Glycine riboswitch aptamer from Muricoccus pecuniae, 96 nucleotides, folded computationally.
């Protein structure tokens, strides 16, 4: 000195799905906002979790496990999140 590859930060991008319906408190003022409770309908790309495609091994058992699968949790104007993915800058590390 050190490339893939891992971790973290930070900029950029990023989709889905009721601006549903009833209550409550609060705020503002004569109507409409916030926050939350129920109820129904829906998304799936934070997490979770799976008898699950795949992949490995000592192979009819294990053990990794997805953008599948289930929706616990989240989410269905907008913000905020966001899987991922590009840029960049640190950090371990390690072939050469």
């Nucleotide at each position: 000195u050190g490339a893939u590859c891992c971790c973290g930060c930070g900029c950029g991008g990023g989709a889905g799905a009721g601006a549903g319906g009833g209550g409550c408190u609060g705020c503002c003022c004569u109507g409409g906002c916030c926050g939350c409770c129920c109820c129904c309908g829906c998304c799936g790309a934070a997490g979770g979790c799976g008898c699950a495609a795949c992949c490995g091994g000592c192979c009819c058992c294990c053990g990794g496990a997805a953008a599948c699968g289930c929706u616990c949790a989240g989410g269905c104007a907008g913000a905020a999140g966001g899987a991922c993915c590009g840029c960049g800058c640190g950090g371990a590390g390690a072939a050469g």

Of the family's consensus pairs, 91% are formed in the model.